Transfer RNA from a Phycisphaerales bacterium, 74 nucleotides, folded computationally. Rfam family: tRNA. It is annotated as a transfer RNA. Its mean pLDDT, the model's own confidence on a scale to 100, is 81. The sequence was found in a public genome assembly.

[in-house]
RNA sequence: UAGCCCGUGGUGUAAUGGUAGCACACCUGGUUUUGGUCCAGGCGGUCCUAGUUCAAGUCUAGGCGGGCUAGCCA
Numbered sequence: 001u002a003g004c005c006c007g008u009g010g011u012g013u014a015a016u017g018g019u020a021g022c023a024c025a026c027c028u029g030g031u032u033u034u035g036g037u038c039c040a041g042g043c044g045g046u047c048c049u050a051g052u053u054c055a056a057g058u059c060u061a062g063g064c065g066g067g068c069u070a071g072c073c074a
Stems, first nucleotide, its partner, number of pairs: 001070007010024004018054001026042005047063005
């Protein structure tokens, strides 16, 4: 430098272009002598900028970051 893949709560992982969900973690309460376990409730997210569309996490373009492969220089 080029090609390919990936980017979603704190972590992991879903969502056919149509209400962004699940598990763990965290917080509160219940249970327990206390802690843990268990039960109930809650907080919290689509990397950025444009475009297409009635509607974008999803499609398109550019950028940023990460990974893999190849190449060039030393």